[in-house]
RNA sequence: ACUGGACAGCGCCAGGAUAAACAGGCUUUAAGCGCUGAGCGUUGGCCGCUCUUAACCGGGUGGCCAGGUAGUA
Numbered sequence: 001a002c003u004g005g006a007c008a009g010c011g012c013c014a015g016g017a018u019a020a021a022c023a024g025g026c027u028u029u030a031a032g033c034g035c036u037g038a039g040c041g042u043u044g045g046c047c048g049c050u051c052u053u054a055a056c057c058g059g060g061u062g063g064c065c066a067g068g069u070a071g072u073a
Base pairs, nucleotide, nucleotide: 002015003014004013005012007037008036009035010034011033025072026071027070032040043066044065045064046063047062048061049060050059051058
């Protein structure tokens, strides 16, 4: 140099052709290793479709709006 820890940059790690992980200081959070940015995932509200029900509630999925783990060494 390459690949991976959602994306980009910089870090912090890991691996050796694979794409994972018990690693990435410690704990915490639904919130993904950290920061910045955006807002992919995750959260809440509303609406639609669908499954289940006698019906609510609930599960799955799509759209819109809002928000965007925290403390500490």
Predicted 3D model of a 73-nucleotide RNA (Pistol ribozyme). The prediction has a mean pLDDT of 87. It matches the Rfam family "Pistol ribozyme". On this family, see Weinberg et al., Nat Chem Biol 2015: "New classes of self-cleaving ribozymes revealed by comparative genomics analysis". RNAcentral holds the sequence, with entries from ZWD.